């Protein structure tokens, strides 16, 4: 210098004015509840978003346990209220390296599936070749043995070598590589090192059924609670001086309607829930880290057909155009100040919180790697 890996932080345009919207607080004036006017503060995010996991709260079910269903979740050890999250670590895999990927329990409980090629895709199988043997001479025959070689294929039943055989084969044997079962050592542990014993040699796919362990009751703030017009229900009360409809036509009476009070459910409307919380910032302590203990400081939206916003001017940011000042032979670098155009992304709370994903405009500062110079 050039690639390159990793990660950490910050902003998400400021400030003034002038019109506006939602809550709060005061004052003031009307007033029965309330309301109006000023005035003062306040007033979207890093992901509010997907709604994908986990809790808290509510409500409905539920002694306890335990069984089926179903659904999750799969290496250890930790962390957290909890996870599937999140840090450290072990094993597999890529990288020359920093590093990066990894549903990573079981295929020897069973079932299935492994495209094309191939003779054969799993206890079975001989397409070429090799080798006896028979007919018999076939440029291309039967049979039976053979998985060592040839060939297909992502993958052919451990490897290559010696012996050993008609030719061959773990068939014998010594190495390696594996599984399995035994011992020692180290780790809390996935494991790791080292020693042996058995010819044991068993494709591969479980984010295919499936088996193991382990965890999961369901709804969800439109949970849920209260207060409550109109209508409409139930009771009980009141006027004939007017009117009506029903009990056969009058009259009394009884009822419907009507008025007027109670009474319980409950719309539409309100008010709660409603944001002070596993809260955030900071020191200090502990721990690699995740995080956790402590002190101090702060309170940061709470609308509901759903508020958070528009216009102006400076400020600040980015390009371009010429200009002055240094430095420097120059190309160039910095500063300054003036014109002129530009860009402002993703996306908006809606009951909270912790995660994870996803979407984005930018800046900044560290760390390791690898290579080539140089000194």
């Nucleotide at each position: 210098u050039g690639a390159a890996g990793g990660g950490c932080u910050g902003c998400a345009g400021g400030u003034a004015a002038u019109c506006g919207c939602u809550g709060g607080c005061g004052u003031u004036c009307a007033u029965c509840a309330u309301g109006a006017a000023c005035g003062c503060g306040a007033g979207a995010g890093g992901a509010a978003a997907g709604u994908c996991c986990g809790g808290g709260c509510u409500c409905c079910a539920c002694a306890g346990g335990g069984c089926a269903a179903g659904g999750g979740u799969g290496g250890u050890c930790g962390c957290c209220a909890a996870c599937g999250g999140c840090g450290a670590c072990c094993g597999g895999g890529g990288g020359u390296g920093a590093c990066c990927c990894u549903a990573g329990g079981g295929a020897a409980a069973g079932u299935g599936c492994c495209a094309c090629a191939g003779a054969a895709a799993a206890c079975a199988a001989a397409c070429c070749g090799c080798u006896g043997c028979c007919c018999u001479u076939g440029a291309u025959g039967g049979c039976a043995g053979u998985a060592a070689g040839g060939g297909u294929g992502a993958a052919a039943c451990g490897g290559g070598g010696a012996g050993g055989u008609a030719a061959g084969a773990g068939c014998u044997c010594a190495c390696c590589a594996g599984u399995u079962c035994c011992c020692c050592g180290g780790g809390u542990g996935a494991c790791c090192g080292g020693a042996g014993a058995a010819g044991c040699u068993u494709g591969g796919c479980a984010a295919a059924c499936c088996c193991c362990a382990c965890c999961c009751g369901g709804a969800g703030c439109a949970a849920g609670a209260c207060c409550a017009a109109u209508a409409g229900a139930g009771g009980g009360g009141c006027u004939u001086u007017a009117a009506g409809g029903g009990c056969u036509g009058c009259c009394c009476g009884c009822u419907c309607c009507g008025c007027c009070c109670c009474u319980g459910g409950g719309u539409a409307g309100g008010u709660c829930g409603c944001u002070u919380g596993a809260g955030g910032c900071g020191g200090c302590a502990g721990g690699c880290a995740a995080c956790u203990g402590u002190c101090a400081c702060c309170c940061u939206a709470g609308a509901u057909g759903a508020a958070u916003g528009a216009u102006u001017a400076c400020c600040a940011c980015c390009c371009g155009g010429a200009c002055c000042g240094c430095a420097g032979u120059a190309a160039u670098g910095c500063g300054g100040a003036c014109c002129g155009g530009g860009a402002u992304a993703c996306a908006g709370a809606a009951c909270c919180c912790g995660g994870c994903u996803u979407a984005u405009g930018c800046a900044c500062c560290g760390c390791u790697u690898c290579a080539g110079c140089c000194u």
Model confidence (mean pLDDT): 76 of 100. The RNA shown here (Bacterial RNase P class A) has 375 nucleotides and comes from a Desulfomonilia bacterium. The gene name in the source record is rnpB.